Context: one part of a larger RNA
């Protein structure tokens, strides 16, 4: 000193932590990732008017918008989870990228013309226990595909010109490559102009890949290892350099400055510990890896070889109508195992962030809160003055007393904490709605941005902190030790037995050392003991 255990014990509050050691063992149930109707077609219930009518209802319009679809963003992040694996460019530092890529933001130019095939929903048929598929029919769109246009962009040749010889930069020829409309508003119906998108380019920021330097276990009872292995030239890969991958040449390339091999093990900021040097650690928080039942793969994407996405084999579980499906808590909470041993199947999205969306909302076990456990850390309390016949009573006694002890008893006071009653928050910024001034705008609403006002919406924690009142010393102390080390001592009981014990060592008839018992020492909601670490 601990993410601690286990024994006795055990009031309160704040702030922290709690399946590391062992089963990266295996899960029943909830929930953890969705939004957007201001992209887009259809659309149930359900209201209205309208027509039919055998009075059950059915049809047409409007409205209204539920489940589903198609599209767009998100899902690669927040995060979150674990440490299996991994001795590695992993990980820390430092640097390179003339060797890259970057959705979303912002900043800057330029563009947004004309057309055109499908498809899911739905319907109508079929298969099927089911998951779920098939087949026809119709149709949208910011989806799909074609043409046009090209500042700039790619790519090919040319020329000129800089180079540090990779390679750039400038000019010109061929060839290539872009798009999407939505709401609101005005309108003279031609369209306009805001605001939110939409392609192309460079430019930034953000974030990401790759490579190199130096740094950071143990074993030599492990001494030799290596064929795509070193290295060339070609072809392919990839955003990008590379033996990353083929094929041909060559015959290299690492090692005691310790390869290889085996053994551990995420790395680190730190964390404990010491006076320091240094050692031993990597819980919580933060930063990078790695991984998602084991193992391979690739698809989608600006990002993934993708915990809660696909395919394929494997183990093990579940449904089956035996054909054939369904599943991955190392997210939250929970169960069982296992194990000394580690919590609630809780409230909320109020704040913070986070997706989406023009907003207004939505989702959000992220996160804010609360619950549980003296797990630790800290703070407060179990009560304060007085009170001598030095009460009883206990224990010792040399029988005189001594000691527990002001300690109680008793009187007097307080009121913290639990307990009662009553008042009561900050966290709240923001949202809507009116107004007013301002920025942009054809003239105008719209938006946007600042001020005001509002019988307006919005607090999970919790009627919680906190404050005032009210009662009553009332509910609130143990736990080890007491031979020496070591602070503290008698007496009874045991009699080498029963037992202690860290270490030397105690007990065999006067044990200050076993066991009770008084006394006294220590720390106190804790006291000890086991384990580990320095």
């Nucleotide at each position: 000193a601990c993410g601690a255990a286990c024994g006795c014990u055990g009031g309160c509050g704040g702030c922290g932590c709690g399946c590391g050691u062992u089963a990266a063992c295996a899960c029943a149930u909830g929930c953890a990732a969705g939004u957007c109707g201001a992209g887009c077609g259809a659309g149930a219930a359900c209201c209205a008017g309208g027509g039919c009518u055998u009075c059950g209802g059915c049809c047409c319009u409007g409205g209204g918008g539920a489940c589903a679809g198609c599209g767009g963003c998100g899902a690669a992040c927040g995060c979150g989870g674990u440490g299996a694996g991994u001795a590695a460019c992993a990980c820390g530092u430092g640097g390179g990228u003339c060797a890259u890529c970057u959705g979303c933001c912002c900043u800057c130019g330029g563009c947004a013309c004309c057309g055109g095939a499908a498809u899911a929903g739905c319907c109508c048929g079929g298969g099927g226990a089911a998951a779920c598929c098939c087949g026809g029919a119709u149709u949208a769109a910011u989806g799909c595909c074609g043409g046009a246009u090209g500042g700039c962009c790619c790519g090919a040749c040319c020329g000129c010109u800089c180079u540090a010889c990779g390679g750039g930069g400038c000019g010109g020829u061929c060839g290539g490559a872009a798009a999407a409309g939505g709401u609101a508003g005005c309108u003279u119906c031609g369209g306009c102009c805001u605001c939110c998108g939409g392609c192309c380019g460079a430019g930034g920021a953000u974030g990401a890949g790759c490579c190199c330097g130096c740094g950071g276990c143990g074993g030599a009872u492990u001494a030799g290892c290596u064929a795509g292995u070193c290295g060339g030239u070609g072809g392919g890969g990839u955003a990008a350099u590379g033996g990353c991958u083929c094929a041909c040449c060559g015959a290299g390339g690492c090692g005691a400055c310790g390869a290889u091999c085996c053994g551990u093990a995420g790395c680190u900021g730190g964390u404990c510990u010491g006076a320091g040097a240094g050692g031993a650690c990597g819980a919580u928080c933060a930063g990078c890896c790695a991984c998602a039942c084991u193992g391979g793969g690739a698809c989608u994407g600006a990002g993934a070889c993708a915990c809660g996405g696909c395919c394929c084999a494997g183990a093990c579980u579940c449904c089956u109508a035996c054909g054939g499906g369904a599943g991955g808590c190392a997210g939250c909470a929970g169960u069982g195992g296992g194990g000394a041993a580690u919590c609630u199947u809780g409230c909320g999205c109020a704040a913070u962030g986070g997706g989406c969306g023009a907003a207004a909302g939505c989702c959000u076990g992220a996160c804010g809160c609360a619950g549980u456990a003296a797990c630790g850390c800290c703070g407060c309390g179990u009560g304060g003055a007085g009170g001598a016949u030095g009460a009883a009573g206990g224990c010792c006694u040399u029988c005189g007393g001594g000691u527990u002890g002001u300690a109680a008893a008793c009187u007097c006071c307080u009121g913290u904490c639990a307990g009662g009653a009553g008042g009561a928050a900050c966290g709240a910024c923001g949202g809507g709605g009116a107004a007013a001034g301002g920025g942009u705008g054809a003239u105008a609403a719209a938006u946007c941005c600042u001020u005001u006002c509002c019988u307006c919406c919005a607090g999970a924690c919790g009627g919680u902190a906190c404050c005032c009142c009210c009662a009553a010393a009332g509910g609130a102390a143990g736990c080890c030790c007491c031979g020496g080390c070591u602070a503290a001592u008698u007496c009874c009981g045991u009699g080498c037995c029963a037992g202690c014990a860290g270490c030397c060592g105690c007990g065999g008839u006067a044990a200050u050392a076993c066991g009770g018992a008084a006394g006294g020492g220590g720390c106190g909601a804790g006291c000890g003991u086991u384990g580990u670490u320095c």
RNAcentral holds the full RNA, with entries from ENA and SILVA. The part of an RNA shown here (small-subunit ribosomal RNA, 5' domain) has 534 nucleotides and comes from an uncultured bacterium.